A computed fold for a 473-nucleotide part of an RNA from Ruegeria halocynthiae, annotated as small-subunit ribosomal RNA, 5' domain. The sequence was found in a public genome assembly. The organism belongs to Ruegeria, within Bacteria. The coordinates come from a structure-prediction model, not an experiment, and the mean pLDDT is 87.
Context: one part of a larger RNA
Parts: sequence; structure tokens; C1' cells
RNA sequence: GAACGAACGCUGGCGGCAGGCCUAACACAUGCAAGUCGAGCGCGCCCUUCGGGGUGAGCGGCGGACGGGUUAGUAACGCGUGGGAAUAUACCCUUUUCUACGGAAUAGCCUCUGGAAACGGAGAGUAAUACCGUAUGAGCCCUUCGGGGGAAAGAUUUAUCGGGAAAGGAUUAGCCCGCGUUAGAUUAGGUAGUUGGUGGGGUAAUGGCCUACCAAGCCUACGAUCUAUAGCUGGUUUUAGAGGAUGAUCAGCAACACUGGGACUGAGACACGGCCCAGACUCCUACGGGAGGCAGCAGUGGGGAAUCUUGGACAAUGGGGGCAACCCUGAUCCAGCCAUGCCGCGUGAGUGAUGAAGGCCUUAGGGUCGUAAAGCUCUUUCGCCUGUGAAGAUAAUGACGGUAGCAGGUAAAGAAACCCCGGCUAACUCCGUGCCAGCAGCCGCGGUAAUACGGAGGGGGUUAGCGUUGUUC
Repeated sequence: GAACGAACGCUGGCGGCAGGCCUAACACAUGCAAGUCGAGCGCGCCCUUCGGGGUGAGCGGCGGACGGGUUAGUAACGCGUGGGAAUAUACCCUUUUCUACGGAAUAGCCUCUGGAAACGGAGAGUAAUACCGUAUGAGCCCUUCGGGGGAAAGAUUUAUCGGGAAAGGAUUAGCCCGCGUUAGAUUAGGUAGUUGGUGGGGUAAUGGCCUACCAAGCCUACGAUCUAUAGCUGGUUUUAGAGGAUGAUCAGCAACACUGGGACUGAGACACGGCCCAGACUCCUACGGGAGGCAGCAGUGGGGAAUCUUGGACAAUGGGGGCAACCCUGAUCCAGCCAUGCCGCGUGAGUGAUGAAGGCCUUAGGGUCGUAAAGCUCUUUCGCCUGUGAAGAUAAUGACGGUAGCAGGUAAAGAAACCCCGGCUAACUCCGUGCCAGCAGCCGCGGUAAUACGGAGGGGGUUAGCGUUGUUC
């Protein structure tokens, strides 16, 4: 000098754009953050113009694996980059083909009943795009090549929307490998499913992934193992570059969801607002038993030098469901707070010498603040007041917002501070103090004329900021 997710002190007019718990992955009151479909199904209730419509709980479908948060763990195929073969892929696209005949249940509802509650139990009975069987099966799978296995679902306003099988595509994901990826040797040996093989199991798939048997291997001074630290990258910052430092915001990937473990469902999870078990904590309880998980958005306590509103809207963009209308969406778009940063603008312009008054200095002549002020003549950016008033949206629909912009009016009117002045380093005198009080980044100032302390006048620098502290180069 540059930079900052900064903080602190003094000060503070406006706008645009951005940013805002770096600390306790500490604990959380309250509200909201994932629903939707009646064009799958029966039932209850309400309305009815008797056509139907609405609503409630439930069965069923799709979605809750996305979006949003955080960085605890992880030194690893986790990430980056470049390759690979033994895979799956709901919704979407293309092609071919099928959509036939039956059956048994169950929730809701009703009756009885247990419990404080959470939540159940028994009986009767009901529907489906829920479940099961049979048929067929081009193609598909298995095969000892004889054969065997194996599917579907209907709805409707008659326009369509669906369902099954197979093949291909697209997308997404899983897996493997080369190279790169912090420090320590005051860590030198580590390893028994360990390294390899065979048979088997398991998976969508390869594989000690698992298992039985067999062999005795495998890694390591080119640093194994252990310990410490750490999410990685695009990037950011500094720099002429090389290099160093860093990984907030934005984007990609990974991991996590009170702590630890586990599977279920599903195309996809071993699942933040799903389930089960254990633990810690909090809450309810009739003491028998139950409920919960903000590292979602706000917000609270705590910690801390320190970091915001318990806001508006689905108008736009996107997502889920639905044929659609539409519903949901703290994603998102906006608004609020904060000089936290960057950028822009303003706090007036011209003229004005008796060089006014006053301050300070003085060699007492004068010098300086200083055209500075006053005065005169103007202007109105920003602000304030009034009127008008968008684009963003498509035929309709605007949270923002009567916002931006435009026009008129108003009066110089409402708007300047901070640090420094010994050298480095731009900027000097007087008074006070007297090694005191104090200053200080380094050198160093202060013991009676201190340009270094404190005040004043003057000056220098930056400017809605300035200075200090911290960190990096």
C1' cells in the first nucleotide's frame, strides 16, 4: 500500500447494488416451512333448481430421496481431473404389442369394550386404479433344448386421461482405476478377512462385500502405521509475475440432521420436519404410561468484541399434486433493520476589501484566519409538499407500491466530521506543565523557553466518513 462476513471510538444527509452468528453441530417457548388428487373407492354430514355441488375422516395413487440448512465428522476414490465396465433408472420421449375371466379380504361406518392420555381390543358388515387366482403371451427370463416360468385397471362431461410387457433414447445415480490433494520420525514397523485363489451366498452391478476350505501373503524410508489439523473445488485476496494466504456470499460435489445403532417402504433413503431400539435432556401424567427434536424461516435464552423482522405475496421464476379449475410452496420474489462494504450525489454558485468585527501571533510597524464572513445577484441536485404515474403480464391476474419516473411548488433554506502536524511522513507557533501529568508503530519525547505531554490559533490528510485494533499478502 491492498484486502476484510470484521469489531471498537468519535461522527453521521440521500440513493443504488451487495452483505449480515466467523463464537455454543449449545438449549429451544410460539407460529409457519409438503402436500395434493372426488376424472381411483365406499361412507357420514350440509346445500340442492333433484341434474348435481360442497365438506369430513378413511382406503388408494403420486410426491414427502427435490427444494431449504449446516460443516460436526472425513487426509478418504471424499474432492479435482482424466479414463473404464460388470449396472439400475419413477416421471419424460420413440417403437411394437396387450388391456380377458374370476375370487377372497380390509379401513372407514355400526355395536360392545380397555385406557387419565397417547393409543387400542373384540364382533358384524362394505368398496376400489388396494390384494389374490386363472387365461393369453409377439417379445422377455430360465433350460438338461424336451420344456418350464411369468402381466395388466380402470375412469370420464366421449374429447381423452390411464394400466401391463418388451426394446431403444434421454436424464440421474451406483461402482472401479491413473494422477493430484496439510503437518509431525521427539510416530518405524503395521496387518488374520489381513493378501490371493476355489466353491457358495449376497447385490441393480464388480469385488473378502460375506461365508467354507486352501495358500502365506499384503503395505512400508518414494514415509506404511499412529498423532494433530482440516469439508474439497470453481474461486477469493495479494502480487509485475512466480509464489503465499484463504475456501463468507454465488455455483458444483461430499457428509450430517439431539447422540449411537438398525432396517422397512420405495424407481430412488438406510430418509432434517418417516419408523424401531438404546442413551442424554425437556415436557405431560390419574404414576400404570406417554410426547418431543429449529444445523428450515422468523424469533428466545446462552456464549461472544460481534451479526437483522416472531414482516408481505404466491404477482414473477421454479417445484409437488391434479385432465383442468385450482391448492400447497419461510424455495423464490419483495419489503423491514444495520455507514458492514462498494459506487454515485449533496451539504450551494457568482460577486464581494473599510482587507469589518473578533481570535491568534507580533520585532507593536504589522502579519494571519481571509473573499473567508456580512452584503448583493442567482440556482434547487438531494430533502420536504402537491399532482400525475409505469415497465415487470400473456386476454385476465402486481406482493413490491401510489414504488421508480415525470411535472409543479418551497426556501440557502434541513445536511461535516475524523485523524494528524519531532524524523520515518504531508503539515508550526504561543501558553500551561516541569522525568510530574502524560505520549509512543519504531527511533524516542517530558528534569523551567517541549514544533513530541495538555490547551489554543494556524496548517496537512481523508471525507459521510475518519481513526484504532485484529487477520492475510